Description:
Predicted 3D model of a 71-nucleotide RNA (transfer RNA) from a Burkholderiaceae bacterium. Rfam family: tRNA. About the family: Transfer RNA (tRNA) molecules are approximately 80 nucleotides in length. The coordinates come from a structure-prediction model, not an experiment, and the mean pLDDT is 80. NCBI's taxonomy places the organism under Bacteria, Pseudomonadati, Pseudomonadota, Betaproteobacteria, Burkholderiaceae. The RNAcentral record of the sequence draws on ENA.
[in-house]
RNA sequence: UGGCUGAUGGUGUAAAGGCAGCACAGGUGACUUUGACUCACCUGGUCUAGGUUCGAAUCCUGGUCAGCCAA
Numbered sequence: 001u002g003g004c005u006g007a008u009g010g011u012g013u014a015a016a017g018g019c020a021g022c023a024c025a026g027g028u029g030a031c032u033u034u035g036a037c038u039c040a041c042c043u044g045g046u047c048u049a050g051g052u053u054c055g056a057a058u059c060c061u062g063g064u065c066a067g068c069c070a071a
Stems, first nucleotide, its partner, number of pairs: 001070007010024004018054001026042005047063005
C1' cells in the first nucleotide's frame, strides 16, 4: 500500500429487509432465623456519518477500531 473478515446490553452469543432474542451478570420481591440455592418480575444494546427502501442490525458508500493474507 492492496485485498478479505468482523464490530449487537457489563460479558458471551443469536437474529430470511418486517416487534432485537437467549444465557450469565445487576436490581426488586417471594422463600429462609441469616446467607446460599430456587422461583417471579424488571433494567439495559445494533461502532460512527450518510444513502436506498413503506420499513435497515441486515443492502450500498465514506470513516474509526480489531484481526488475517499478499507485497